This is a predicted structure of a 91-nucleotide RNA (Glycine riboswitch aptamer) from an Oceanospirillaceae bacterium. The coordinates come from a structure-prediction model, not an experiment, and the mean pLDDT is 77.

RNA sequence: UUGGCCUCGCAGGAGAGAGCCAGCGUAGAUGCUGGCCACCGAAGGCGCAAACUCCCAUAAACGCUCAGGUACCCAGGACUGCGACUCAGAA
Numbered sequence: 001u002u003g004g005c006c007u008c009g010c011a012g013g014a015g016a017g018a019g020c021c022a023g024c025g026u027a028g029a030u031g032c033u034g035g036c037c038a039c040c041g042a043a044g045g046c047g048c049a050a051a052c053u054c055c056c057a058u059a060a061a062c063g064c065u066c067a068g069g070u071a072c073c074c075a076g077g078a079c080u081g082c083g084a085c086u087c088a089g090a091a
Stems, first nucleotide, its partner, number of pairs: 001089004007084006017037001019036006038070003044066001045064003
């Protein structure tokens, strides 16, 4: 100085009911728990194509929605940028 994987740190980061019922709690509300219905797709998970005559294998931001999520805040968040760590190369 160049490039790459994992992890960590910082910044950005969408979507969808302030739903209904019951209980707890409160002066009242916010809030919490459970159930029901509706919805979201960008943690995770699952499924599929062509490339190739056939077979096998294989992907996603595509599809599914098990999990997760659906006022603000908090938390989570694929992905992006920067930095650190580490590996390899060059000078």